A computed fold for a 158-nucleotide RNA from Halolactibacillus miurensis, annotated as glmS glucosamine-6-phosphate activated ribozyme aptamer.
It was read from a public genome assembly, where an Rfam model found it.
Its Rfam family is "glmS glucosamine-6-phosphate activated ribozyme aptamer". By type it is a riboswitch.
RNA sequence: AAGAAUGAUACAGCGCCAGAACUACACGGAAGGUGUAGUUGACGAGGAGGAGGAGUAUCGAACGUUUCGGCGGAUGCCUCCCGGUUGUCUCUCCAACCGAAAGCUAUAAAUAAAACAAAAAGGCGACUUUUUGGCUAAUAUUUAUAGUAAGAGUACUA
Numbered sequence: 001a002a003g004a005a006u007g008a009u010a011c012a013g014c015g016c017c018a019g020a021a022c023u024a025c026a027c028g029g030a031a032g033g034u035g036u037a038g039u040u041g042a043c044g045a046g047g048a049g050g051a052g053g054a055g056u057a058u059c060g061a062a063c064g065u066u067u068c069g070g071c072g073g074a075u076g077c078c079u080c081c082c083g084g085u086u087g088u089c090u091c092u093c094c095a096a097c098c099g100a101a102a103g104c105u106a107u108a109a110a111u112a113a114a115a116c117a118a119a120a121a122g123g124c125g126a127c128u129u130u131u132u133g134g135c136u137a138a139u140a141u142u143u144a145u146a147g148u149a150a151g152a153g154u155a156c157u158a
Stems, first nucleotide, its partner, number of pairs: 014072004019068001020040008043060003049081005082099006091153003103148008116133007
């Protein structure tokens, strides 16, 4: 150094970089030039029953210039399966839904970080990490209120 084992923490705008942009050094009369080495390459909210499939997978924020472009992955989507809720206090189908929740519509409320400003540390530099302060969302999520939709058979009771 590699590999293996054990434990803890974190984890999907999450990881990476060969286009591109920028920085340093060297070469060059010079160039939007060449080479080498670096830097950048998504701000949070939200999201996991299992298997398979496809694959450009929700919501907003912003000095919206690279948060560009590419690759990989992903709690989303489709199909099936498992279990469950509601419609009818049981059960079997049917329908709409849910995976600690469970039809649809409307209204109201609650909840963020970066960017920004000030500062510290590291680096020749591009830049990186951290602290303090003050804002600011959504068709997402949660809570509450109101309205409204929904079977067949069977068992039991009256």

Its mean pLDDT, the model's own confidence on a scale to 100, is 77.